[in-house]
Notes: This is a predicted structure of a 503-nucleotide part of an RNA (small-subunit ribosomal RNA, 5' domain) from an uncultured bacterium. It matches the Rfam family "Bacterial small subunit ribosomal RNA". The RNAcentral record of the full RNA draws on ENA, Greengenes and SILVA. The coordinates come from a structure-prediction model, not an experiment, and the mean pLDDT is 87.
Context: one part of a larger RNA
RNA sequence: GAAUGAACGUUGGCGGCGUGGAUUAGGCAUGCAAGUCGAGCGAGAACCCCGCAAGGGGGGACAGCGGCAAACGGGGUAGUAAUGUGUCGGAACGUGCCCUCUGGACGGGGAUAGCGGCGGGAAACUGCCGGUAAUACCCGAUGAACUCGAGAGAGCAAAGGUGUGAUUCCGCCGGAGGAGCGGCCGACAUGGUAUUAGCUAGUUGGCGGGGUAACGGCCCACCAAGGCUGUGAUGCCUAGGGGAUGUGAGAGCAUGAUCCCCACCAUUGGGACUGAGACACUGCCCAGACACCUACGGGUGGCUGCAGUCGAGAAUCUUCGUCAAUGGGCGAAAGCCUGAACGAGCGACGCCGCGUGUGGGAUGAAGGCCUUUGGGUUGUAAACCACUGUCGAGGGGGAUGAAGGCCAAGUCGUUAUCGGCUUGGUUUGACAGAGCCCUGGAGGAAGCACGGGCUAAGUUCGUGCCAGCAGCCGCGGUAAUACGAACUGUGCGAACGUUAUUC
Numbered sequence: 001g002a003a004u005g006a007a008c009g010u011u012g013g014c015g016g017c018g019u020g021g022a023u024u025a026g027g028c029a030u031g032c033a034a035g036u037c038g039a040g041c042g043a044g045a046a047c048c049c050c051g052c053a054a055g056g057g058g059g060g061a062c063a064g065c066g067g068c069a070a071a072c073g074g075g076g077u078a079g080u081a082a083u084g085u086g087u088c089g090g091a092a093c094g095u096g097c098c099c100u101c102u103g104g105a106c107g108g109g110g111a112u113a114g115c116g117g118c119g120g121g122a123a124a125c126u127g128c129c130g131g132u133a134a135u136a137c138c139c140g141a142u143g144a145a146c147u148c149g150a151g152a153g154a155g156c157a158a159a160g161g162u163g164u165g166a167u168u169c170c171g172c173c174g175g176a177g178g179a180g181c182g183g184c185c186g187a188c189a190u191g192g193u194a195u196u197a198g199c200u201a202g203u204u205g206g207c208g209g210g211g212u213a214a215c216g217g218c219c220c221a222c223c224a225a226g227g228c229u230g231u232g233a234u235g236c237c238u239a240g241g242g243g244a245u246g247u248g249a250g251a252g253c254a255u256g257a258u259c260c261c262c263a264c265c266a267u268u269g270g271g272a273c274u275g276a277g278a279c280a281c282u283g284c285c286c287a288g289a290c291a292c293c294u295a296c297g298g299g300u301g302g303c304u305g306c307a308g309u310c311g312a313g314a315a316u317c318u319u320c321g322u323c324a325a326u327g328g329g330c331g332a333a334a335g336c337c338u339g340a341a342c343g344a345g346c347g348a349c350g351c352c353g354c355g356u357g358u359g360g361g362a363u364g365a366a367g368g369c370c371u372u373u374g375g376g377u378u379g380u381a382a383a384c385c386a387c388u389g390u391c392g393a394g395g396g397g398g399a400u401g402a403a404g405g406c407c408a409a410g411u412c413g414u415u416a417u418c419g420g421c422u423u424g425g426u427u428u429g430a431c432a433g434a435g436c437c438c439u440g441g442a443g444g445a446a447g448c449a450c451g452g453g454c455u456a457a458g459u460u461c462g463u464g465c466c467a468g469c470a471g472c473c474g475c476g477g478u479a480a481u482a483c484g485a486a487c488u489g490u491g492c493g494a495a496c497g498u499u500a501u502u503c
Base pairs, nucleotide, nucleotide: 001503002502003501004500006499007498008497009496010495013354014353015352016351017350018349019347020346026310027309028308030307031306032305035068036067037066040065041064047058048057049056050055075265076264077263084190085189086188087187088186089185090184093182094181095180098178099177100176101175102174103173104172106140107139108138109137115130116129117128118127119126120125146155147154148153160170161169191237192236193235198228199227200226203225204224205223206222208220209219210218240262241261242260243259244255245254246253247252267288268287269286270285271284290301291300292299293298318344320343321342322341326340327338328337329336330335357387358386359385360384367378368377369376370375391444393439394438395437396436400432401431404427405426406425407424408423409422410421411420412419413418447492448491449490450489451488452473453472454471458487459486460485461484462483468475469474
């Protein structure tokens, strides 16, 4: 000099874009953060209509079965020195949704929630009986290009919905291929320490099996005695890795906040279930610690999601708005959900931009300071005169972020309830609000550090090795340009200094 997720002190006008729990992976009140589908299924409250009533029709909330999603998105860096990451390769694999091609969907059955009835319990919740539906479940048929097998042969499937109308739309089943995604293997690279020198028994390899989507001591039985290590094994300490970031002429050195990719974690430890995918942050089970409720029998919870709170700390924000846009889930769609996201709020935390006026104005006013008492300086600075109108303030206006969606008509696609295109109508902004116009009037807007040398900028007074300063050298003991104050000057400027850290 440059830099920072900074902090502290003094000061503080506006805007844009960024950025903000680095410490206790410490504990958490409260609300929200993952639902959706009635065009899979049965049932159906309130309410409305008809009816004297019984009952019927409309209506659709809540709950339930079923499907898909919940493995994404969001957070954090505890662990991990290699089961990680980075680069380059590889072969023994999987794949829901999506795309392409091909073939198929026949006939039956038994349950179960919801519901009704009767109970238990303080609650959480739960038992028995009866009865019901399905794209839930099961059986049979068919069945190959699929699987097994050397072959002969054997084995394996399905579901409907909407609609006046469907092999045409949305789905279902089998097969092949693809895209994207994922699992696995290898080489090389990737901290410190030898005041850690030996480590290893499923250990190293083989044969046979088991297991897995898949290779493999991944697991098991048997056999052999191997395997790693001074090119640092093993141990201990530290640490998420990379793209990148800071600095530097570069080589390098340091770092790994925000953003992107990968890995790992979800109160601590362990485990599996479901599923295409998890050993699963807001799923389940067990154990521990902690906290809460309890009728003492028993239960409940997990903010390292968004806000917020306590604690510790030098230190880090709102218990905000909206799904308008972008994206995600579900749905045929309308749409619903979305603390993802987009916005607003707070903080000079950072970078950048703008302003705090402009021109004239000497009798060089007053005041201040210095003085050799002549004067000098503050200083065109002020006053005063003439202007301007940025920003801020008040008012107006509404470009843009809106693309789409819905309805109707037409036309094209063999058919079509489906799709494309054209035209017309209608509709969607949380938030921001430019440029522009009007009002008004210099009005509302300057400080901080420093002045001995390094280092730009000095005088007077006070103090008297005191009080104090200080980055280094060093100042202060009666003339201090170094302490304190005043005047003045220098530097930077909505900031300026200090501290910490990196180059």